A computed fold for a 347-nucleotide part of an RNA from a seawater metagenome, annotated as large-subunit ribosomal RNA, domain IV. It matches the Rfam family "Bacterial large subunit ribosomal RNA". Gene Ontology terms of the family: ribosome and structural constituent of ribosome. The full RNA is in RNAcentral, with records from SILVA. Model confidence (mean pLDDT): 88 of 100.
Context: one part of a larger RNA
RNA sequence: CCCUUGUUAAGGAACUCGGCAAAUUAGCUCCGUAACUUCGGGAGAAGGAGCGCCCCGGUAGUGUGAAGCGCUUGCGCGUGGAGCAUGAGGGGGCCGCAGUGACCAGGCCCAGGCGACUGUUUAUCAAAAACACCGGUCCCUGCAAACGCGAAUGAGCGUGGACGUAUAGGGGCUGAGACCUGCCCAGUGCCGGAAGGUUAAAGGGAGGGGUUCACGCCUCGAACUGAAGCCCCGGUAAACGGCGGCCGUAACUAUAACGGUCCUAAGGUAGCGAAAUUCCUUGUCGGGUAAGUUCCGACCCGCACGAAAGGUAGAACGAUCUGGGCGCUGUCUCGGCGGGGGACUCG
Numbered sequence: 001c002c003c004u005u006g007u008u009a010a011g012g013a014a015c016u017c018g019g020c021a022a023a024u025u026a027g028c029u030c031c032g033u034a035a036c037u038u039c040g041g042g043a044g045a046a047g048g049a050g051c052g053c054c055c056c057g058g059u060a061g062u063g064u065g066a067a068g069c070g071c072u073u074g075c076g077c078g079u080g081g082a083g084c085a086u087g088a089g090g091g092g093g094c095c096g097c098a099g100u101g102a103c104c105a106g107g108c109c110c111a112g113g114c115g116a117c118u119g120u121u122u123a124u125c126a127a128a129a130a131c132a133c134c135g136g137u138c139c140c141u142g143c144a145a146a147c148g149c150g151a152a153u154g155a156g157c158g159u160g161g162a163c164g165u166a167u168a169g170g171g172g173c174u175g176a177g178a179c180c181u182g183c184c185c186a187g188u189g190c191c192g193g194a195a196g197g198u199u200a201a202a203g204g205g206a207g208g209g210g211u212u213c214a215c216g217c218c219u220c221g222a223a224c225u226g227a228a229g230c231c232c233c234g235g236u237a238a239a240c241g242g243c244g245g246c247c248g249u250a251a252c253u254a255u256a257a258c259g260g261u262c263c264u265a266a267g268g269u270a271g272c273g274a275a276a277u278u279c280c281u282u283g284u285c286g287g288g289u290a291a292g293u294u295c296c297g298a299c300c301c302g303c304a305c306g307a308a309a310g311g312u313a314g315a316a317c318g319a320u321c322u323g324g325g326c327g328c329u330g331u332c333u334c335g336g337c338g339g340g341g342g343a344c345u346c347g
Base pairs, nucleotide, nucleotide: 001342002341003340004339005338006337007336008335010333011332014331019328027051028050029049030048031047036041038176052094053093054092055091056090061086062085063084064083068079069078070077071076095099107326108325109324110323111322112321113320114318115317119131120130135174136173137172138171139170140169141168147160148159149158150157178312179311180310182243183242184241187240188239189236190235191234192233193232196231197230198229202225203224207220208219209218210217211216244262245261246260247259248258271305272302283299284298285297286296287295
């Protein structure tokens, strides 16, 4: 010097990206316990007090319940209280710095983001806000189901679904519960539509060509008839998706409830908003600090929130993330001293 471990004056987070690590707290009984809340919770909230040993005394009580006794003789009932087990509260006394005397054994509070929750996950750098979830909604499927797997070029199967049958099964999105979920069907998709247009093979055969002496044979072929699809007509957004611009206007100024105009399928409603989203930006104001690019509350000029790729609130929950505080400490000022094991020297 390294690893590990103990202790430390005064201070107490000044350390640091960050209280990381360590320390504090810790058991049982009693007292006491806020906001908020889905009335369950929050809660061991928080914050306090007691705790050993000896004696009264294994006391009061509690559990079990023998013998004995009584009676309607029943392997009954009542009475009875032994023994055994358990065991406070109270009073008196004793010792130490210290009585859950060692070990074992929650630090706590305030505010916010995200996800409701318990769960699941990158075996071996990520445990989370990711996945799942209960619930919601849409679509498909009438049973040899839809949808898969296997074998297959076959057109016949085997098997799961399911020994199930639409309150079932499959697929998509969302993700408890609460309050809600606006406008657009022009484009794309899907669904519906006995008309009409277009359209293949096929049917059809007007008519034409080759050849032949001829019968014939070969060949081209118009009209017309002819599906799905497409066109066309509708529907559908918890389908894919989308949800404007410019100019003017009020008796200070500023602003614009109001008006004009252009475009669109329709021009973003409620709610939220510098946000896990805000570039400018450390926006501005307020709070907290002596001092705050973080944090909290507001404002709204939303570069580029927004309603099931859900919107907004929100109790409980979380080895989650962020900010603050109390307690506590060798994290630090700034080091010191000790135990164990290495390194090092000698053998």